[in-house]
Small-subunit ribosomal RNA, central domain from an uncultured bacterium, 346 nucleotides, folded computationally.
Context: one part of a larger RNA
RNA sequence: UUGGGCGUAAAGGGCGCAUAGGCGGGGAGUUAAGUUAGUUGUGAAAUCCAUGGGCUCAACCCAUGAACUGCAUCUAAAACUGAUUCUCUUGAGUUUGGGAGAGGAGAGCGGAAUUCCUGGUGUAGCGGUGAAAUGCGUAGAUAUCAGGAAGAACACCGGUGGCGAAGGCGGCUCUCUGGCCUGGAACUGACGCUGAAGCGCGAAAGCGCGGGGAGCAAACGGGAUUAGAUACCCCGGUAGUCCACGCCGUAAACGUUGUAUACUAGGUGUUGGCGGCUUGCCGCCAGUGCCGUAGCUAACGCAUUAAGUAUACCGCCUGGGGAGUACGGCCGCAAGGCUGAAACUC
Numbered sequence: 001u002u003g004g005g006c007g008u009a010a011a012g013g014g015c016g017c018a019u020a021g022g023c024g025g026g027g028a029g030u031u032a033a034g035u036u037a038g039u040u041g042u043g044a045a046a047u048c049c050a051u052g053g054g055c056u057c058a059a060c061c062c063a064u065g066a067a068c069u070g071c072a073u074c075u076a077a078a079a080c081u082g083a084u085u086c087u088c089u090u091g092a093g094u095u096u097g098g099g100a101g102a103g104g105a106g107a108g109c110g111g112a113a114u115u116c117c118u119g120g121u122g123u124a125g126c127g128g129u130g131a132a133a134u135g136c137g138u139a140g141a142u143a144u145c146a147g148g149a150a151g152a153a154c155a156c157c158g159g160u161g162g163c164g165a166a167g168g169c170g171g172c173u174c175u176c177u178g179g180c181c182u183g184g185a186a187c188u189g190a191c192g193c194u195g196a197a198g199c200g201c202g203a204a205a206g207c208g209c210g211g212g213g214a215g216c217a218a219a220c221g222g223g224a225u226u227a228g229a230u231a232c233c234c235c236g237g238u239a240g241u242c243c244a245c246g247c248c249g250u251a252a253a254c255g256u257u258g259u260a261u262a263c264u265a266g267g268u269g270u271u272g273g274c275g276g277c278u279u280g281c282c283g284c285c286a287g288u289g290c291c292g293u294a295g296c297u298a299a300c301g302c303a304u305u306a307a308g309u310a311u312a313c314c315g316c317c318u319g320g321g322g323a324g325u326a327c328g329g330c331c332g333c334a335a336g337g338c339u340g341a342a343a344c345u346c
Stems, first nucleotide, its partner, number of pairs: 004317003007300002012314001014201004021194003025088007033081002035077004040072003049065006091191001092188004096183004103177007110154001114150008125136002162169002206247003210243002215241002220236004258313006266291012295302002319346003328339004
């Protein structure tokens, strides 16, 4: 390379927007680049192949034919692909009436709890564990009542509930703002799908600068446990966790399942909406779960939310270790990230 694959065996990019490229709905006309048929020229000889012949055979040699699957030229065809013109509405989009939502950003507000401070009551313990001790407490703790301060998180509702492309999002109110669903009518007329580069977003931890710091808590100190205990348990405790701005760019970033479209038995739960009527049942659209037929699968299982049947495009895999390492390059303040081998070895 051909071929085969990517839920769990190696393999789906963390997610989106989008450039080039690839691919692309129905009807009609033109064209003739691709395509198809034929003409002419060329495709040296030798070789290969077929037939016949010559060395006693063969290798070898000679002759003829075929072939040289290609290229160019001209003629013709017009189904398909392309180009171009006209047209259509079902793909896509716009408009309008409703609707649900922890979707995003900013500002403000609230109560419970925790810790601390002040004061009152009150007295000898509290705390903690398997048991203890370190620790706190007669300088009055723990408990309890009142007042005050601070920071962080929002019990119940809460739900295989909702929203978001993913990461993710949960007290309440206001302002700004993205997407989605649905009813109706009209409009645009293929405007579409995918997407190498590129750009943006991207949990936690970490980094820079300035704030903040209640609780929790890497590191660290102490008490236990133990043969030891650089741990598990306990008492403390600093970064950090929080806010603003700027970096980092990773993850079991998982549904371990790329995106889009169409098709292929059903049953049942649930969220949002719409319709029908006999008003408490049925149906439809969009989402989200469970079970299950055909089919698929190595099996497990998947099964209209496919891992079924197909098409388009992208990404990725090719035995284990060495190794996501080295070297080089690019990015980063650094930590490190991205790209990514080989020797050797089994």